[in-house]
Molecule: transfer RNA
Organism: Alphaproteobacteria bacterium
RNA sequence: GCCGGAUUAGCACAGUGGUAGUGCAGUCGAUUUGUAAUCGAAAGGUCGCGAGUUCGAAUCUUGCAUCCGGCACCA
Numbered sequence: 001g002c003c004g005g006a007u008u009a010g011c012a013c014a015g016u017g018g019u020a021g022u023g024c025a026g027u028c029g030a031u032u033u034g035u036a037a038u039c040g041a042a043a044g045g046u047c048g049c050g051a052g053u054u055c056g057a058a059u060c061u062u063g064c065a066u067c068c069g070g071c072a073c074c075a
């Protein structure tokens, strides 16, 4: 330099055009003499940053950024 993949809650991930979700963690409650475990509830998001398409974009197109992998080049 070229090609491909990834970026969504604190962490791991789902969601492929029509109200953003699950598990774990954390918080509160129940249970217990108490802790753990278990059960329940609530909370937590500029969907990496822009632009475009569309009535409508996490989702499609495109630029950039970061990370991962492959190929090439140099020595």
Stems, first nucleotide, its partner, number of pairs: 001071007010024004018055001027041004048064005